[in-house]
Molecule: transfer RNA
Organism: Chloroflexota bacterium
RNA sequence: UGGGGAUUAGUCUAGCGGUAGGACGCCUGACUCUGGAUCAGGUAGCCCUGGUUCGAAUCCAGGAUCCCCAGCCA
Numbered sequence: 001u002g003g004g005g006a007u008u009a010g011u012c013u014a015g016c017g018g019u020a021g022g023a024c025g026c027c028u029g030a031c032u033c034u035g036g037a038u039c040a041g042g043u044a045g046c047c048c049u050g051g052u053u054c055g056a057a058u059c060c061a062g063g064a065u066c067c068c069c070a071g072c073c074a
Base pairs, nucleotide, nucleotide: 001070002069003068004067005066006065007064010024011023012022013021018054025043026042027041028040029039030038047063048062049061050060051059
């Protein structure tokens, strides 16, 4: 420098144009002598800036961070 991939909650992960779901964690409650386990409820998220669209996590452009491959210099 060129090509490819990834970015969604504290962590992992689904979603492919129409209300962002799940698991773990955490909090509260039930249960228990206490804890654990179990059960119920709650918590919290689309990397950033624009564009297209009635509507964008999703499509387009630019940017950011990380990973892989190739090349150049040393």